Context: one part of a larger RNA
RNA sequence: CUGGGCAUAAAUGGCACAUAGGCAGUGGAUCGAGUUAAAAGUGAAAGUUGCCAAGAACUAGCGAAAUGCUUCUGAAACCAAUUCACUUGAGUGAGAUAUGGGAGAGUGGAAUUUUAUGUCUAGGGGUAAAAUCUAGAGAUAUACAAAGGAACACCAAAAGCAAAAGUAACUCUUUGGGUCUUUAUCGAUGCUAGGAUGUGAAAGCAUAAGGAGCAAACAGGAUUAGAUACCCUAGUAGUCCAUGUCGUGAAUGAUAAGUGUUCGUCCCUGGUCUAUGAUAAGGGGCCUAGCUAAUGCAUUAAACACUCCUCUUGGGGAGUAUAAUCGAAAGACUAAAACUC
Numbered sequence: 001c002u003g004g005g006c007a008u009a010a011a012u013g014g015c016a017c018a019u020a021g022g023c024a025g026u027g028g029a030u031c032g033a034g035u036u037a038a039a040a041g042u043g044a045a046a047g048u049u050g051c052c053a054a055g056a057a058c059u060a061g062c063g064a065a066a067u068g069c070u071u072c073u074g075a076a077a078c079c080a081a082u083u084c085a086c087u088u089g090a091g092u093g094a095g096a097u098a099u100g101g102g103a104g105a106g107u108g109g110a111a112u113u114u115u116a117u118g119u120c121u122a123g124g125g126g127u128a129a130a131a132u133c134u135a136g137a138g139a140u141a142u143a144c145a146a147a148g149g150a151a152c153a154c155c156a157a158a159a160g161c162a163a164a165a166g167u168a169a170c171u172c173u174u175u176g177g178g179u180c181u182u183u184a185u186c187g188a189u190g191c192u193a194g195g196a197u198g199u200g201a202a203a204g205c206a207u208a209a210g211g212a213g214c215a216a217a218c219a220g221g222a223u224u225a226g227a228u229a230c231c232c233u234a235g236u237a238g239u240c241c242a243u244g245u246c247g248u249g250a251a252u253g254a255u256a257a258g259u260g261u262u263c264g265u266c267c268c269u270g271g272u273c274u275a276u277g278a279u280a281a282g283g284g285g286c287c288u289a290g291c292u293a294a295u296g297c298a299u300u301a302a303a304c305a306c307u308c309c310u311c312u313u314g315g316g317g318a319g320u321a322u323a324a325u326c327g328a329a330a331g332a333c334u335a336a337a338a339c340u341c
Stems, first nucleotide, its partner, number of pairs: 003313003007295002014199003021192003025086006034078001035075003039071004048064004053059001089189001091185002093182005101175007108152001113147003117143003123134002160167002204245004213239002219233003257307005264286006271279003290297002314341003323334001325332002
């Protein structure tokens, strides 16, 4: 490579967009060096194979085969090409509709902390118990006021939205996608997708702001045989904002994307309708057939089929070395072998 596979055994790329490529609706017509039928030519000889001879070998003779190629005459289902139509796939319009979808700006209340002032007096804080710490230079508590930063309780849900990452106080501006309905419109414009491009939590990094709380590091107090920890007191980067960078994750549904077909039942969300129900779209529970090594999955399939892409091939060595590319760096990506069991 093939074959078999990829929820949990090795294996679905973090996610999207889209180029090449692959694959692809329905009905006509045309075409004919894919395909297919007949005929003819050719397919050297030896050899092979079947006969033939006094005939084992050798030799001689006759035939077959030679799966191929060419020419010519046809066929036209499928594939390709050209062309005319169609509407059910795809899109667009119209009428509704839900939404923590994105971006920017403004506003708000609770709480923590700090500060100012008043009241008050001896503790406060912390723990399993303590101590470090804090307090007569008046703390803690309490009242009122101010400052500043970050996060948005209840509502809140198996709920909603988004391609994924993600997304929640309120208001405004701007902007994306979806769903339902439709006797509108267009007419295959589709699916997938190597490379490319974009996006991508947290942490980290660069520059400039900011800094309430929390908190790696560091320090101290405990615990302990020790305690470079768990607990406590403090506390700096960081967490926040802007612009860049990084490009990783148990980036998980451990399940790639799309289309079609399949027993039922119970809930939830937003539509439509003739509304205790029906219907299409999404989110969940249980289950029949079927599948599975089993667990389990089961119209949101891991069932039955098709299309296309990534990936896998015993454990370790190793997601390492080397090298290329990317990055300021940290590192990322592509990715072996010896050896060993």
Notes
This is a predicted structure of a 341-nucleotide part of an RNA (small-subunit ribosomal RNA, central domain) from Cycas panzhihuaensis. Model confidence (mean pLDDT): 88 of 100. RNAcentral holds the full RNA, with entries from SILVA.